[in-house]
RNA sequence: UGAGCAUCACGAGCGGUGUUGAGGGAACAGGCCCUUUGAAACGCCCGGCAACCUGGUUCAGCCACCAAGGUGCCACUGCCUUCCGAAAGGAAACGAUGCGGC
Numbered sequence: 001u002g003a004g005c006a007u008c009a010c011g012a013g014c015g016g017u018g019u020u021g022a023g024g025g026a027a028c029a030g031g032c033c034c035u036u037u038g039a040a041a042c043g044c045c046c047g048g049c050a051a052c053c054u055g056g057u058u059c060a061g062c063c064a065c066c067a068a069g070g071u072g073c074c075a076c077u078g079c080c081u082u083c084c085g086a087a088a089g090g091a092a093a094c095g096a097u098g099c100g101g102c
C1' cells in the first nucleotide's frame, strides 16, 4: 500500500502491571452499551483462540485433522438500525485481518 482474492452470526482474558488522564465500540445519522471502581494509546508479563501464511498427518487432489513458528485476534453479530422483504432472511457499500505487491 491501488487493484484482486479469502474470512468476518463460530472461537478466545470486562486478565495483571507501568505511563497517561477522557474518551471508546471504523465512518455519517439515530440508538444502545463500556468508561475516573480509569477510556483510548504505548510498553512489559501471563493465559487463550485459530482467519490467513508456515510445518505435519491422510489423500491423486480438495476437504478434514494436529501444531501454534509468522501476522492477527480474545464485551455485546463488524453491538443494532439505514437498501430489498410480511417475516425468515438476502444484497450492496464501507471497514478489519491475512495472502499478494512496492
Base pairs, nucleotide, nucleotide: 001100004099005098006097007096008095013046015045016044017043018042019041023034024033025032029081030080031079047074048073049072051071052070053069054067055066056065057064078094083090084089